[in-house]
Molecule: TPP riboswitch aptamer (THI element)
Organism: soil metagenome
RNA sequence: CCACUAGGGGCGCCGAUUUGGCUGAGAUAAGAUGGAAAUCUUAGUCCCUUUGAACCUGAUCUAGUUCAUGCUAGCGUAGGGAAGUGGAGAU
Numbered sequence: 001c002c003a004c005u006a007g008g009g010g011c012g013c014c015g016a017u018u019u020g021g022c023u024g025a026g027a028u029a030a031g032a033u034g035g036a037a038a039u040c041u042u043a044g045u046c047c048c049u050u051u052g053a054a055c056c057u058g059a060u061c062u063a064g065u066u067c068a069u070g071c072u073a074g075c076g077u078a079g080g081g082a083a084g085u086g087g088a089g090a091u
Base pairs, nucleotide, nucleotide: 001087002086003085004084005083006049007048008047009046010045011044012022013021014020028043029042030041031040032039033038055080056079057078061074062073063072064071
């Protein structure tokens, strides 16, 4: 570095009315329960797996920006967070 197996996680915001815009690696469908909020399940897609900012918490956080949003930065040397096998190359 690659592959396999296994595992962890995200799928937001605006506009519009079904087409488009923003960031990003990726911006969802179906079903179940429920008064609602929400939760759960399945499938899809993308990312990540201890050399771990994938992702969660702090957070209804702080500053800036935007029509709006984890949009940008801080927080962040914070607290958590999912691994084994095989192969190739180099020294």